[in-house]
């Protein structure tokens, strides 16, 4: 959530079940009984008529009794039918089912066909009706009756059964056929008079039983199973084979081609998928089978062990009078119930089908319909056409517009669908329509009633605003959110699908991710530690034979319905329908004979086997030798020795160690010795014998395929290890000690014990690896070496070689390999063979559980819960390495000079402290940094106090002509008060300017985040690198070019090279200084001339200095050696200057989310009578402490003191200021010159020279403090610099560490600027004096190239590993405890069939009776269900 049409609809409780109803018919089988009708006779009654009134007549009724007919009712006796139909899927892993056979081992009502028959008798028995028990179900007794119920008798055959011949035949037992003797057995009637039924025997047709081949889930942590088991004989039983059962005898049967135990599970035609091959399912529909409350049993019967029968057992429901009884929806509606989840107590037998009947018909919850469900399929609608001011709303915006949208409205049209109304069918042969007044048709009628879900980060088609702010949430995988989310929510847009749309679950594909088609196994998971060999598996050449397997041809089947072609009806379609193929398979059969199998028979290349030869740590024994260690003895010697980084522990004067002879034991074999050699692998090493085993080379003399591989078995197997005995020198787990160490159960050192050695057993495992199963033939080569052969010259030996086997190595091509790589010793192609393993990581080779073992924290086999998006290989590119090589710079180290770290002060900074101590900077690369200068201001803080379109912009309205300066309150500001003053233009209307007041747009913000940016900047680093385009190689990320030989400060040249060229970097080219030249000479200079107040002051002059301009020089250019004749290097030459001459500017792709939102600019958010403005004071200067940078010193290379000499660069008008006077001084008063190469600031200082002081807390040092001044300034308290007197502290050279310099530098000395009123030890610059080392590059820091490793990619500050503590999930043990499940033993023993008894009881038959035949109760035993016990198995669930 509009119609409709065809389909479908308890997947869970095979759980319980209240009502209906689902199987009943037949009177033409039978007897009562009721009814109507009739015949008849009796009783009774007496309408009507008629009378002689006595009386006759006798209509309709009723009631008995009896004849027939008739239709119907329910019960019963009897037939057929209740074995179909309809349901479910518990059970079964099996001859259950499928499929192709068998039955010579079989049945088979109803139906067809054919053939004979039906004589003639019985005897009960229900119903009934009386009595009786019982609450009821239900009976019992006694009496009456029928029959197509029921029992004999006749008659019998070509029926059955004995017997016992003959022919014919099958693959066996066997089978058919004909004659013959002898036994045995039949029937039912009914009628309408057409028939219907009945018996027997044969055939068929249908259904049904048994057997068989062959297929049919999953475990081996289920390996042995099985006593009627398996098989004979012989009797039973059956319908009918058969241990189906019974005796009796053998002792077999089944299993690795998986017995048997557990789990699961109803098979199939088929349905879902997929290209197929497969994989999953088994709803609807059909075949088959099992079941019908559980379990057992049989009875009828043609068929049942029986879903709406029957008997007993057991649970449960229900009635009950408590004595007993009744009951089975897994049929069709319906209930509970249990589920995520599945409908109606509905109409009709009108069709189709069944049952019963001659029929009429009656049943028929089977069917055929309908109803309720978007569950599923398919069809249709929700309107069309025009319509733009692109309406209004909304959403957005870059504020212009844009989007929804021709979409709406408005105007015209239509009517499928829905709604009235008319009409009106087919399913139906003659009747007979539930569905239904259904479908359809026809009319009216109104745009009316009829749009919804997901989605929009990628995969996947579809975007933006808002709100959120790792919260809320999303999420299929990767992943999304931490303040601009296209992923969360919400809106507007947009995508899809649509009467549906998503989501869940499940199943196949994708996924060649169980590989048959169609995978692997060097390193990703994956070769067994190695051989021998069974079973299997495959196997040389020829020839004949045979056909199992292949090939063909022909038959049968392969149900049907599906699906598929291709007609056909429903408007289409979904559906229904008609032909066809098809169903890849099964069997029978008729052929062929290549290949494969198989039988014979040959060959000889594969294999062996024999005969000559020579290599060899092959193998087991037994012997035997030197050299070392250790010991023990004797000597010699004496004070140490050992052992380490460096010691100690340890030996040692009871004489070590070292050294010399004897000796004593026990291990292992030096040189030779070789990527040599043997051997199946572990593995094998002095020499010598003794057995022995294999492989090679030659030769072909034999065998004839005899062979490869190889599940399970079996043998051998390093090291440690176990058991036993021996043995024991060395070494040496463990132990003990000494050391290292934060600690050292380690690494080092000194001792030792198992062990190592031996024999003889056990164990069976390794990185038992070449990580590379075996074995066979074929594919380019080049070069070793080992062991044979061959040949060649030559006495020989040695040599030599385009030579042949086997081993055993390196390099390489085709090929393959993801890629490393491999490449005749394959990981390569071919014919191909056979085992063995592997299916993501982790849990884990673990738990259980079996086996083997003397054990062993042994071995082999070997899971799941739980968890994770991964683990894993090979390369590739950075990046790191206290891993390694190989090479090379740099004040990196070294060699030195001098410093900080100590002290006292300045400054920064951090902590603290505050009402504020404003903010930022934080290893280098933050900390005398921003700040080139905080008393006010600066000032961003703080506390008070004021304003609110504002201190500052723009617009607009209104008022006024000002503003502004003066004065006056108030600390000021904001304000009030008073006066004083009155702008320009002008066309005289006005404008424009200024102000004050008003309104709102706005302004303001040094507010917040450098992790939202922009511009700037530091750093690595002025290190020498970064990188393109073409080509080439790589599957590819990449690589080459940029490696490599030289070289150089340099990726700087040079040569070489699969490269070739180019860019950005390096240089150079700009500034500056060093030399020289030309020009120009004032304010600069003054050699030579004058003059002079002696000063270049001055005439004069540019010669020099010196200025500013323009050039010159230096380029490895020359020269000699060395280099590879290169590049380039070391040496000299000349030159002021030399190999980039010294300094500077210049800084490459990039690294650090490096700094800065507080220079500036900027989105965003944030504040708006305030986080803005504005004023006064206050902080920024605080002070227990720490810590950068730095003055000053600690003295004599020094302090002071006196007189003297030399600078270079630069400032100067709100300026420098001369000189004079005045002050001790900081200064002050005056006010010459200078806007400057002219004045001035200015004096340079170190230094030298005299003279002093003489090693002390000093005449060192100079803090702190007192007091008095000066300057600047509104203003010096808090908080300025100077000055004079006076005081006179710490310090006597600085610990761990750590810094800067390589030449005009280090060190020292002073001078000046910037800012600035004033306020440097700071900063930026000048210039004076002016050293010391540098062997080298091993080391410590940084950097660069190669190159190697890696498990790292936020890149080592990286990644990770373990135990503990705690909580939580999920497994496994675990004394045990509790349920289940199949079996088995043992008791039990109901119903029931079968035996066997039947003393007691019976109508038919026989008999003349007794009495037989024959049958039953009942009893008894054989099985036999439930149930009871026991001891084990398997499984599950508790589990402190």
């Nucleotide at each position: 959530g509009g119609c409709g049409g065809c389909g479908u609809g308890c997947u869970u409780a095979a759980c319980a079940c209240g009502u209906g109803c689902a199987a009943g018919u037949c009177g033409a089988g039978c007897g009562a009984a009721g009814c109507g009708c009739u015949u008849a006779a009796g009783u009774u009654u007496g309408a009507u008529u008629c009378u002689u009134c006595g009386g006759a007549u006798g209509a309709a009724g009723a009631c008995u009794u009896u004849u027939g007919c008739g239709a119907c009712u329910g019960a019963g006796c009897g037939g057929c039918g209740g074995a179909c139909g309809g349901g479910u899927g518990a059970g079964u892993a099996a001859c259950g089912c499928g499929u192709g056979g068998g039955u010579a081992a079989c049945c088979u009502g109803c139906c067809u066909c054919a053939u004979a028959c039906a004589g003639g008798g019985g005897g009960a028995u229900a119903a009934c009706a009386g009595u009786u028990a019982g609450a009821a179900a239900u009976g019992g007794c006694u009496g009456c009756u029928a029959a197509u119920a029921c029992c004999g008798c006749a008659u019998a055959a070509c029926a059955c059964c004995a017997c016992a011949c003959u022919a014919c035949u099958g693959c066996a037992u066997g089978g058919u056929a004909c004659a013959g003797u002898g036994g045995u057995a039949a029937a039912a009637a009914c009628u309408c008079c057409g028939g219907u039924g009945g018996u027997a025997u044969g055939a068929g047709a249908u259904g049904g039983a048994c057997c068989c081949g062959c297929g049919u889930c999953u475990g081996a942590u289920u390996a042995g199973g099985u006593a009627g088991u398996u098989g004979g004989u012989g009797a039973g039983g059956u319908a009918a084979c058969g241990g189906c059962c019974c005796a009796c005898c053998a002792a077999g049967c089944c299993g690795a081609c998986g017995a048997u135990c557990a789990g699961u599970a109803g098979c199939c035609g088929a349905c879902c998928u997929g290209a197929g091959a497969g994989g999953g399912u088994g709803a609807c529909c059909g075949g088959c089978c099992a079941c019908a409350u559980u379990g057992g049993c049989a009875c009828u019967g043609a068929u049942a062990c029986a879903c709406g029968g029957c008997c007993c057992a057991g649970a449960c429901u229900c009635c009950u009078a408590c004595g007993g009884g009744a009951g089975g929806c897994a049929g069709c509606a319906g209930u509970g119930g249990c589920u995520a989840a599945u409908a109606u107590u509905g109409c009709a037998c009108a069709a189709u089908g069944g049952g019963c009947g001659a029929a009429a018909g009656c049943c028929u919850g089977a069917u055929g319909c309908a109803u309720c469900g978007a569950c599923g399929c398919c069809u249709c609608g929700u309107g069309a056409a025009g319509g733009a001011u692109g309406a209004a709303g909304u959403a957005u915006u870059u504020c212009g517009g844009u989007a929804u949208g021709u979409a709406a409205a408005c105007u015209u049209c239509u009517a499928u669908c829905a709604u009235c109304a008319g009409g009106g069918a087919a399913c139906a042969a003659a009747a007979u329509g539930a569905c239904g007044g259904u479908a359809c048709c026809u009319g009216a009628c109104u745009a009316a009633a009829a749009a919804g879900c997901c989605c929009c980060g990628g995969c996947u088609a579809a975007c933006u605003a808002c709100g959120u702010g790792c919260c809320a949430u999303c999420a299929g995988c990767c992943g999304c959110g931490g303040c601009a989310a296209u992923a969360c929510g919400u809106g507007c847009g947009g995508g899809g699908c649509a009467a549906g749309c998503g989501u869940u679950a499940u199943c196949c594909g994708a996924a060649u991710u169980u590989a048959c088609u169609g995978g692997g196994u060097g390193u990703a998971a994956c070769g067994g530690c190695a051989g021998c060999g069974u079973a299997g598996a495959c196997g040389g050449c020829u020839g004949c034979g045979c056909a199992c397997g292949u090939c063909u041809g022909a038959a049968g089947u392969g149900a049907a319905a599906g699906g598929c072609a291709u007609g056909g009806g429903c408007u289409c379609a979904a559906c229904c329908u008609g032909u066809g193929g098809a169903c890849u398979g099964c069997u029978u059969u008729g052929g062929g004979a290549a290949c494969u199998g198989u039988g014979c028979a040959u060959c000889u290349a594969g294999a062996g086997u024999g005969u000559c030869g020579g290599a060899g740590a092959g193998g087991u024994a037994a012997g035997u030798g030197g050299a070392a260690u250790u010991c023990c003895u004797a000597g010699u010697g004496u004070a140490g020795c050992g052992g380490u980084g460096a010691a100690a522990u340890g030996c040692g004067u009871a004489u070590a160690u070292a050294u010399u002879a004897g000796g004593a034991g026990g291990a292992a074999c030096a040189c030779c010795a070789g990527u040599g050699g043997c051997g199946a692998a572990u593995g094998c090493a002095g020499c010598u014998u003794a057995c022995u085993g294999g492989a090679c080379c030659a030769u072909g003399a034999c065998u004839g395929a005899c062979g490869u591989u190889g599940a399970g078995g079996c043998u051998c197997g390093a090291a440690a290890g176990c058991g036993u005995g021996c043995u024991g020198a060395g070494c040496a787990a463990a132990c003990a000690g000494g050391a290292u160490u934060a600690g050292a159960u380690a690494c080092c050192c000194u001792g030792g014990u198992a062990g190592u050695c031996c024999a003889c057993g056990c164990g069976g495992u390794a990185a038992a690896g070449g990580a590379g199963g075996a074995g066979u033939g074929c594919u380019a080569g080049g070069u070793g070496u080992u062991c044979g052969g061959g040949g060649u010259a030559g006495c020989a030996a040695a040599g030599c070689u385009a030579u042949u086997u086997g081993g055993u190595g390196c390099c390489g091509c085709a090929g393959c390999u993801g890629a490393c790589g491999c490449a005749a010793u394959a990981a390569g192609g071919c014919a191909g063979u056979c085992c063995a393993c592997c299916u993501g990581g982790g849990g884990a080779g673990u738990a259980c559980g079996u086996u083997c073992g003397c054990a062993a924290g042994g071995a082999a086999u070997g899971a799941a819960a739980c968890u994770c998006a991964a683990a894993g290989g090979a390369a590739u590119u950075g990046a790191c390495g206290g891993g390694g090589g190989a090479c090379c710079c740099g004040c990196a180290c070294a060699a030195g000079c001098g410093g900080u770290g100590g002290a006292g002060c300045a400054u920064g900074u951090g902590g603290u402290u505050u009402a504020a101590u404003u903010c930022g900077a934080a290893g280098c690369a933050a900390c005398g940094c921003g700040a080139a200068g905080a008393a006010c201001c600066u000032u961003a803080c703080c506390u008070g106090a004021u304003c609110u379109u504002g201190a500052c912009a723009u617009c607009c309205c209104g008022a006024u002509g000002a503003c502004c300066g003066c004065u006056u309150c108030g600390u000021a500001a904001u304000g009030g008060a008073a006066g004083u003053u009155u702008u320009u233009c002008u066309u005289c209307g006005g404008a424009a300017c200024a102000u004050c007041g008003g309104u709102g747009a706005c302004a303001g913000g040094u507010g917040g985040g450098g992790c939202a940016u922009g511009g700037u900047u530091g750093u690595c680093g002025u290190c020498a690198g970064c990188u393109c385009g073409u080509g080439u190689c790589g599957u590819g990320a990449g690589a080459u070019g940029u490696u490599g030989g030289g070289u150089u400060a340099a990726g700087u040249c040079c040569c070489g090279c699969a490269a070739c060229g180019a860019g950005c970097g390096c240089a150079a080219c700009c500034c500056u200084u060093a030399u020289c030249u030309u020009c120009g000479g004032u304010a600069g200079c003054c050699a030579g001339c004058a003059u002079u107040a002696a000063g270049g002051a001055u005439g004069g002059g540019c010669a020099c200095u010196c200025u500013g301009g323009a050039g010159a020089g230096a380029c490895u250019g020359c020269c000699a050696g060395g280099g590879a004749u290169a590049a380039c290097c070391u040496g000299g030459a000349g030159g002021a200057a030399g190999g980039u001459g010294g300094g500077g500017a210049u800084g490459a792709c990039g690294u650090c989310a490096a700094a800065u939102c507080a220079u500036c600019a900027u989105g965003c958010c944030c504040c708006u009578u305030a986080u803005g403005a504005c004023c006064a004071g206050g902080g920024c200067u605080a002070c227990a402490c720490a810590c950068g940078u730095g003055c000053u010193a600690c003295a004599a290379u020094g302090g002071c003191g006196u007189a003297a000499a030399c600078a270079a660069a630069g400032g100067g008008a709100a300026g420098c200021a001369g000189a004079g006077c005045c002050g001790c001084g900081a200064g002050g008063c005056c006010g010459a010159g200078c806007a400057a190469a002219u004045c001035u600031c200015a004096a340079a200082a170190a230094u030298a020279a005299c003279g002093u002081c003489u090693c002390a807390g000093u005449u060192c040092g100079g803090a702190u403090u007192g007091u008095a001044g000066u300057c600047u300034g509104c203003a010096a308290c808090u908080g300025g610099a100077c000055u004079a007197c006076a005081u006179g502290a710490a310090g006597c050279u600085g610990g761990a560490a750590u810094c800067g310099c390589u030449a005009g530098u280090a060190a020292u000395c002073g001078c000046a600027g910037a800012u600035c009123a004033g306020a440097a030890u700071g900063c930026u610059g000048c210039g004076g004096u002016g050293a010391a080392u540098a062997c080298g590059u091993u080391c410590c820091c940084g950097g660069g190239u190669c190159u190697u490793g890696u498990a790292c990619a936020c890149a080592c500050c990286g990644c990770c590993c373990g135990u503990c503590a705690c909580a939580c999930c999920a497994u496994g043990g675990g004394a045990g405890u509790c349920a289940g499940u199949a079996a088995c033993g043992c008791c039990g023993g109901a119903a029931g069939u079968c035996a066997g008894u039947g003393a007691c009881c019976c109508a038919a038959c026989c008999g003349a009776a007794a009495g037989g035949a024959g049958g039953g109760a009942g009893c008894u035993g054989c099985c036999g269900a439930a149930g009871g016990u026991g001891g084990g198995a398997c499984c599950g669930a508790u589990a402190a």